[in-house]
RNA sequence: GGGCCGUUAGCUCAGUUGGCUAGAGCGCUGCCUUCACACGGCAGAGGUCACUGGUUCAAGUCCAGUACGGCCCA
Numbered sequence: 001g002g003g004c005c006g007u008u009a010g011c012u013c014a015g016u017u018g019g020c021u022a023g024a025g026c027g028c029u030g031c032c033u034u035c036a037c038a039c040g041g042c043a044g045a046g047g048u049c050a051c052u053g054g055u056u057c058a059a060g061u062c063c064a065g066u067a068c069g070g071c072c073c074a
Stems, first nucleotide, its partner, number of pairs: 001073007010026004019057001028044005050066005
């Protein structure tokens, strides 16, 4: 330098044929339970869907570019 894959909550990851307010587990906060802790139960907070632009009535999803990470080739 070229090709491919990935980037979504603090972490690990889903997300169908583009369709209404974007989800799970773990973690975090509060309450209940306990002498106390753990476990368990209930409730809650937490997201510019990497960035910029484009297509569309509508984009996490499609297109182009950029950045970062991984793999392969030279």
Predicted 3D model of a 74-nucleotide RNA (transfer RNA) from an Acidimicrobiales bacterium. It matches the Rfam family "tRNA". It is annotated as a transfer RNA. NCBI's taxonomy places the organism under Bacteria, Bacillati, Actinomycetota, Acidimicrobiia, Acidimicrobiales. Model confidence (mean pLDDT): 81 of 100.